[in-house]
RNA sequence: GGACGGGUGGCAGAGCGGUCAAAUGCACCGGACUGUAAAUCCGGCGGGCGAGAGCCCUACGUUGGUUCAAAUCCAACCCCGUCCA
Numbered sequence: 001g002g003a004c005g006g007g008u009g010g011c012a013g014a015g016c017g018g019u020c021a022a023a024u025g026c027a028c029c030g031g032a033c034u035g036u037a038a039a040u041c042c043g044g045c046g047g048g049c050g051a052g053a054g055c056c057c058u059a060c061g062u063u064g065g066u067u068c069a070a071a072u073c074c075a076a077c078c079c080c081g082u083c084c085a
Base pairs, nucleotide, nucleotide: 001084002083003082004081005080006079007078010026011025012024018068028044029043030042031041032040046057047056048055049054061077062076063075064074065073
């Protein structure tokens, strides 16, 4: 340099046009259990408002584009991996 695959929450990793603040596991926070701890179980886990129901804002590498609507489609660029040279 060329071909292909990939980049998503604190971490790993699903999701591939609307049902998504986004499965699941880990971590973390609160609680139950326990003499204590671990393990196990229950709930929570982007931010703001609210008693609640719910509402609003921002976000899937970056920047543009398509679309009523984008993590999802398209383009360029950046980065990682595999193969070829």
Annotation:
The prediction has a mean pLDDT of 82. This is a predicted structure of an 85-nucleotide RNA (transfer RNA) from a Candidatus Sumerlaeota bacterium. Its Rfam family is "tRNA". Rfam classes the family as a transfer RNA. The organism belongs to Candidatus Sumerlaeota, within Bacteria. It was read from a public genome assembly.